A computed fold for a 77-nucleotide RNA from a Solirubrobacterales bacterium, annotated as transfer RNA.
Order: sequence, then C1' cells, then structure tokens
RNA sequence: CGGGGCGUGGCGCAGCCUGGUAGCGCACUCGAUUUGGGGUCGAGAGGCCGCCGGUUCGAAUCCGGCCGCCCCGACCA
Repeated sequence: CGGGGCGUGGCGCAGCCUGGUAGCGCACUCGAUUUGGGGUCGAGAGGCCGCCGGUUCGAAUCCGGCCGCCCCGACCA
C1' cells in the first nucleotide's frame, strides 16, 4: 500500500442482517442468610454503542469519511 475482520458499562460478549431508543455473564455496592469468611438469595449503581457527518419521525443498527487494533499478502500443492 491492497484485502478482510473487529471497536457496545471495569473485564468477556450478545444485539446490527430485518431501524423503535441497549442487554447477558463475571466483577462492584447495599440488604438478607451465616459466629465470621465463603457460598446462596434479593435489590441497585455503572455505557456520548471508537470519532465526525448524512439519511430518517426515529440510528448501536443503514450510508460516507476518518482513527485504533488484529489477520492475510511470499513459497509449495
């Protein structure tokens, strides 16, 4: 440089195809249980959905540009 994939709470991921306003597990906080810890149960906090713009009544989702990370590029068959 060219092609492909990914970017979503602290971590790991789903949701995108088919637009209707974001969820799961772990972790965290509080409460109950327990002598205490652990475990279990209940409740709760936490996300400009990488950035900018466009389309739309409405965008994590569709479109364009940009940024970051990962893989491929050679040889043999």
The sequence was found in a public genome assembly. The source organism's lineage runs through Bacteria, Bacillati, Actinomycetota, Thermoleophilia and Solirubrobacterales.